[in-house]
Molecule: transfer RNA
Organism: Chloroflexi bacterium RBG_16_56_11
RNA sequence: GGGCGGUUAGCUCAGCUGGUUAGAGCGCCGCGUUGACAUCGCGGAGGUCAGUGGUUCAAGUCCUCUACCGCCCA
Numbered sequence: 001g002g003g004c005g006g007u008u009a010g011c012u013c014a015g016c017u018g019g020u021u022a023g024a025g026c027g028c029c030g031c032g033u034u035g036a037c038a039u040c041g042c043g044g045a046g047g048u049c050a051g052u053g054g055u056u057c058a059a060g061u062c063c064u065c066u067a068c069c070g071c072c073c074a
Base pairs, nucleotide, nucleotide: 001073002072003071004070005069006068007067010026011025012024013023019057028044029043030042031041032040050066051065053063054062
């Protein structure tokens, strides 16, 4: 330099064919349970969906470019 894949909650990851409210597990906070802790149960907080421009009535999802990470080729 070229090709491919990835970037979504604090961490690890889903999100089908674009459709109205963005999710799970773990973690965190509160309450209950316990003599206490753990476990367990209930509730809650937490998201510019990497950035930019575009297409569309509507974009996490499609297209352009940029950045970063990984793999392969040279």